Context: one part of a larger RNA
Molecule: small-subunit ribosomal RNA, 3' major domain
Organism: uncultured bacterium
RNA sequence: UGACGGGGGCCCGCACAAGCGGUGGAGUAUGUGGUUUAAUUCGAUGCAACGCGAAGAACCUUACCUGGGUUUGACAUCCCGCGAACCCCCCAGAGAUGGGGGGGUGCCCUUCGGGGAGCGCGGUGACAGGUGCUGCAUGGCUGUCGUCAGCUCGUGCCGUGAGGUGUUGGGUUAAGUCCCGCAACGAGCGCAACCCCUAAUCUUAGUUGCCAGCACAUGUGGUGGGCAUCUAAGGUGACUGCCCGGGACAACCGGGAGGAAGGUGGGGAUGACGUCAAGUCAUCAUGGCCCUUACGCCCAGGGCUACACACGUGCUACAAUGGCCGGUACAAUGGGUUGCAAAGCCGCGAGGUGGAGCCAAUCCCCAAAAGCCCGCCCAAGUUCGGAUUGGAGGCUGCAACUCGACUCCAUGAAGUCGGAAUCGCUAGUAAUCCCGGAUCAGCAUGCCGGGGUGAAUACGUUCCCGGGCCUUGUACA
Numbered sequence: 001u002g003a004c005g006g007g008g009g010c011c012c013g014c015a016c017a018a019g020c021g022g023u024g025g026a027g028u029a030u031g032u033g034g035u036u037u038a039a040u041u042c043g044a045u046g047c048a049a050c051g052c053g054a055a056g057a058a059c060c061u062u063a064c065c066u067g068g069g070u071u072u073g074a075c076a077u078c079c080c081g082c083g084a085a086c087c088c089c090c091c092a093g094a095g096a097u098g099g100g101g102g103g104g105u106g107c108c109c110u111u112c113g114g115g116g117a118g119c120g121c122g123g124u125g126a127c128a129g130g131u132g133c134u135g136c137a138u139g140g141c142u143g144u145c146g147u148c149a150g151c152u153c154g155u156g157c158c159g160u161g162a163g164g165u166g167u168u169g170g171g172u173u174a175a176g177u178c179c180c181g182c183a184a185c186g187a188g189c190g191c192a193a194c195c196c197c198u199a200a201u202c203u204u205a206g207u208u209g210c211c212a213g214c215a216c217a218u219g220u221g222g223u224g225g226g227c228a229u230c231u232a233a234g235g236u237g238a239c240u241g242c243c244c245g246g247g248a249c250a251a252c253c254g255g256g257a258g259g260a261a262g263g264u265g266g267g268g269a270u271g272a273c274g275u276c277a278a279g280u281c282a283u284c285a286u287g288g289c290c291c292u293u294a295c296g297c298c299c300a301g302g303g304c305u306a307c308a309c310a311c312g313u314g315c316u317a318c319a320a321u322g323g324c325c326g327g328u329a330c331a332a333u334g335g336g337u338u339g340c341a342a343a344g345c346c347g348c349g350a351g352g353u354g355g356a357g358c359c360a361a362u363c364c365c366c367a368a369a370a371g372c373c374c375g376c377c378c379a380a381g382u383u384c385g386g387a388u389u390g391g392a393g394g395c396u397g398c399a400a401c402u403c404g405a406c407u408c409c410a411u412g413a414a415g416u417c418g419g420a421a422u423c424g425c426u427a428g429u430a431a432u433c434c435c436g437g438a439u440c441a442g443c444a445u446g447c448c449g450g451g452g453u454g455a456a457u458a459c460g461u462u463c464c465c466g467g468g469c470c471u472u473g474u475a476c477a
Base pairs, nucleotide, nucleotide: 001477002476003474004473005472007471008470009469010468011467012466013465015461016460019425020424021423022422023421026316027315028314029313030312031311032310033309034307035306042053043052064302065301066300067299068298069297070296073127077126078125079123080122081121082120083119086103087102088101089100090099091098092097107116108115109114129291130290132289133288134287138285139284140280141279142278143276145274150189151188152187153186154185155184156165157164158163169180170179171178195268196267197266198265200236201235202234203233204232205231206230209227210226214224215223216222239262242256243255244254245253246252318418322377323376324375326373327372328371334365335364336363339358340357344353345352346351384415389410390409391408392407393406395404431453432452433451434450435449436448437447
């Protein structure tokens, strides 16, 4: 000087407390451990691994296994020989591949011999190739403490020196935020602000919207007509600016007015010096090592989907604020041309048919659901719950046996609110209800986003956890 203390003081954070809803029990989805296996490819492992890399494992992916092949190689550059390239067909084979037949003769230069470009086949060696090892050799990127308020420097001063001072102190703040003081005076990286979205309004602009006000057709904003809404570009607006009180007359704090909005308005982006030899050699790049008829490459099939178990994260429930039947409202974000697909028709349904319209404020996906109204159920393992299993189907795709999602009929399991323990959340939040998107042929209870309905509680900081500042002890560094 740090680190640590079941030392002290001050102060924060859904840290506790106060509340609301969960997890832990059931079934199931998914990830992991374990076990099994020819293989169940690899990585991630307290917080900070475990719906994680994977924003899509039937083949492909695929890195694994079995078997079949191959050796200048699936890919790059150079050299030699031959042939334009390329297209079509047949045979063997699981395919990779091997064998055979046919068509076809182009472009540039030319001394008409040939040369060249490009592509293919064959050959030789230089080389290619490796998701092989080392994240304890690395770059890059990332997690984490932590959006925490800290981390430093120049000069000066103090100290033999390590170092200190500044950065400590008195107040204050979300903040090393600001004020005051002070052997310090300044400065940098952080904080804040500048950026985006959202809340109000104005201007500009109107092939979306509106009977909001009128007229006409009246089935519909369909038409005349008009820019209120809306859309998207630019402004205005909030700054403790104003008033009162407190305070060192300061910083600031409490209250009030006006205002759509207050005291960083709400949300996002933004992550200091560093820590964990944290993670990643399997995104990529890369040193070293290793394999080079194979640890490279091609193919078929299998595996990554195994199942006595154990754990994490979810979904669905155990019902009456509920289930079912019928009727009837109100969104937003987005996506759409190898696409989204309307009306109509067929089917109980998944779906099929059909193709209008739309490169989309214009058409489509599109039904929003919870809600509201009418009715049934009557406390029961039930009209709760839907696992499992049998049968029958349609869809995607070369192909759904291993191993897809979906529909219909039948079947109806566990489950009556969950031990010890444990998680999230302070407001348009939790809870609850649907909708969209990426990936994607198909496949979502995951992920990312959107809106609808919409709470309870916070006395307080003694305690648990993490953190900041000052101080103290230390046999630790």